The RNA shown here (transfer RNA) has 74 nucleotides and comes from a Spirochaetales bacterium. It matches the Rfam family "tRNA". About the family: Transfer RNA (tRNA) molecules are approximately 80 nucleotides in length. The source organism's lineage runs through Bacteria, Pseudomonadati, Spirochaetota, Spirochaetia and Spirochaetales. Model confidence (mean pLDDT): 81 of 100.

RNA sequence: GCCACCUUAGCUCAGCUGGCCAGAGCACGUGAUUUGUAAUCUCGGGGUCGUCCGUUCGAAUCGGACAGGUGGCU
Numbered sequence: 001g002c003c004a005c006c007u008u009a010g011c012u013c014a015g016c017u018g019g020c021c022a023g024a025g026c027a028c029g030u031g032a033u034u035u036g037u038a039a040u041c042u043c044g045g046g047g048u049c050g051u052c053c054g055u056u057c058g059a060a061u062c063g064g065a066c067a068g069g070u071g072g073c074u
Stems, first nucleotide, its partner, number of pairs: 001073007010026004019057001028044002031041002050066005
């Protein structure tokens, strides 16, 4: 230098054939239970879906550029 893939909650990830409120587990907080802690149960907070631009009535999802990461080739 070239090619492929990846980037979504604090962490690990799903969703990616465009539309219904963007979700799960763990973690975190509240409450219940307990003499207390842990465990268990309940409820809750937390995201401008890497950034920007475009297509569209409508974009996490499609296209482009850029940034970061992983692997391969030279």